[in-house]
Context: one part of a larger RNA
RNA sequence: GACGAACGCUGGCGGCGUGCUUAAUACAUGCAAGUCGAACGGAGCCUAGCCGGUAGUUUACUACCAGCGAACGCUUAGUGGCGGACGGGUGAGUAACGCGUGGGUAAUCUGCCCCUAAGUCCGGGAUAACAGAGCGAAAGUUCUGCUAAGACCGGAUACACUUUACCAACCGCAUGGUUAGUAAAGGAAAGGGAACGCUUAGGGAUGAGCCCGCGUCCCAUUAGCUAGUUGGUGAGGUAACGGCUUACCAAGGCGACGAUGGGUAGCCGGCCUGAGAGGGUGACCGGCCACACUGGGACUGAGACACGGCCCAGACUCCUACGGGAGGCAGCAGUAGGGAAUUUUCGGCAAUGGGCGAAAGCCUGACCGAGCAACGCCGCGUGAGGGACGAAGGUCUUCGGAUCGUAAACCUUUGUCAUCGAGGACGAUAAUGACGGUACUCGAGGAGGAAGCCCCGGCUAACUACGUGCCAGCAGCCGCGGUAACACGUAGGGGGCGAGCGUUGUCC
Numbered sequence: 001g002a003c004g005a006a007c008g009c010u011g012g013c014g015g016c017g018u019g020c021u022u023a024a025u026a027c028a029u030g031c032a033a034g035u036c037g038a039a040c041g042g043a044g045c046c047u048a049g050c051c052g053g054u055a056g057u058u059u060a061c062u063a064c065c066a067g068c069g070a071a072c073g074c075u076u077a078g079u080g081g082c083g084g085a086c087g088g089g090u091g092a093g094u095a096a097c098g099c100g101u102g103g104g105u106a107a108u109c110u111g112c113c114c115c116u117a118a119g120u121c122c123g124g125g126a127u128a129a130c131a132g133a134g135c136g137a138a139a140g141u142u143c144u145g146c147u148a149a150g151a152c153c154g155g156a157u158a159c160a161c162u163u164u165a166c167c168a169a170c171c172g173c174a175u176g177g178u179u180a181g182u183a184a185a186g187g188a189a190a191g192g193g194a195a196c197g198c199u200u201a202g203g204g205a206u207g208a209g210c211c212c213g214c215g216u217c218c219c220a221u222u223a224g225c226u227a228g229u230u231g232g233u234g235a236g237g238u239a240a241c242g243g244c245u246u247a248c249c250a251a252g253g254c255g256a257c258g259a260u261g262g263g264u265a266g267c268c269g270g271c272c273u274g275a276g277a278g279g280g281u282g283a284c285c286g287g288c289c290a291c292a293c294u295g296g297g298a299c300u301g302a303g304a305c306a307c308g309g310c311c312c313a314g315a316c317u318c319c320u321a322c323g324g325g326a327g328g329c330a331g332c333a334g335u336a337g338g339g340a341a342u343u344u345u346c347g348g349c350a351a352u353g354g355g356c357g358a359a360a361g362c363c364u365g366a367c368c369g370a371g372c373a374a375c376g377c378c379g380c381g382u383g384a385g386g387g388a389c390g391a392a393g394g395u396c397u398u399c400g401g402a403u404c405g406u407a408a409a410c411c412u413u414u415g416u417c418a419u420c421g422a423g424g425a426c427g428a429u430a431a432u433g434a435c436g437g438u439a440c441u442c443g444a445g446g447a448g449g450a451a452g453c454c455c456c457g458g459c460u461a462a463c464u465a466c467g468u469g470c471c472a473g474c475a476g477c478c479g480c481g482g483u484a485a486c487a488c489g490u491a492g493g494g495g496g497c498g499a500g501c502g503u504u505g506u507c508c
Stems, first nucleotide, its partner, number of pairs: 001507003005504005012380006018373002020338001025336003029333003034082003039079002042076004049068002052065005089291003098216008108208002113204008121155004130145006161186006168179004191196001217263003224254003229251008266288004270281004293314005316327004344370001346369003352366001353364004383413004393404004417449001419444005427435001452497005457478003463492005473480002
């Protein structure tokens, strides 16, 4: 000098930030991922109308009640589509191509989006919902029957696409790549309707996978390590290269330029310090990685081996009719525990951004705000000018005085902040404002509501008195205290900083 700090004393206001560093301990409760009826069949609601009844003076008309009920409209459990792989959290694991940096991919994929070209033809069988029957305490589940689709399936077409064979040109970076041609085989689609979609192919953009050079902590009181191990061939697998997997063959591969083992640790941009070189660190913000009760596994999908999806095993908690079930806050709040220590079970989708939708819109604890905390930084205030006879009082005293001290009183004056009253935004160029009657502006009144903490032997700015008597105590180092202590305690005075001041911890 610095801090995500804590502790002690003290504490007026505002702006902007920051706030479980420990138990990746366990979690009550609420919310945090839905949306689309312009994909689909139903169900329900509303209603014109129809029919029946009752009442009002009978034809007529009106009112009420029960039933049926078109179109438009509204709601929606289910099928289906897209999104739940983003956003948000945490740092356990990881010393690794994990990260950083620079490259490669002629070894690759890429939903939504953009551009270009072409197509969107003919058919089929089911199944939820629903109805009926049954089992179960529940969670849930079984059987029978019916039905729809942009759900599923078959066929047609498809130069370009894929595979195989042949051939030519050009190119390169070794395997090879690009383009053109021939032959064979294979492969599409979905409709709704109002402006939307679907399929195939080429390109782009974005995102991702894989590979490589270099860099990346401590211990040699860790010296040898390795059998899918190192390489080859065949096969398999992947979007893709590869011992990635497998069979066979060979005997290799790594290591004092530190292998292997052990310990510790997410990495970086940055941050702190320093003149720099360097040292330390990785909280907030941003990029990458890893994880989601613990371990394992795959499914779906453009993308996961998937935080609020599935299956299995385990520990734990809860429900149970004892047969069986349910759960996963390292999301936002919040609770217990641990700890020196870390906040509200708040408001709003107004803005920005995201998902779905043609849109209206719905959802969004992302986010925007407010609340709490001097935790940090910055700003402001607690008044200003005058005022000597130098009041009173305190302290010291050589008893003369000195000092607190222009300090106070007193006079004049100002009006920041706070308080009260009035007006009142930007953020949204038409509508829409949680913040918020906030910021800000004007007015009113009145010095009124607002100062402490540490230190005073030397280092080191600042001294006297009394008490104590190696006691009580102080202390960062040197060291003070045993009867005159500037070093302990108190008082007066002084010094430093100031809404803070000290102490402790850690780094330079």

A computed fold for a 508-nucleotide part of an RNA from an uncultured bacterium, annotated as small-subunit ribosomal RNA, 5' domain. Model confidence (mean pLDDT): 85 of 100. It matches the Rfam family "Bacterial small subunit ribosomal RNA". The full RNA is in RNAcentral, with records from ENA, Greengenes and SILVA.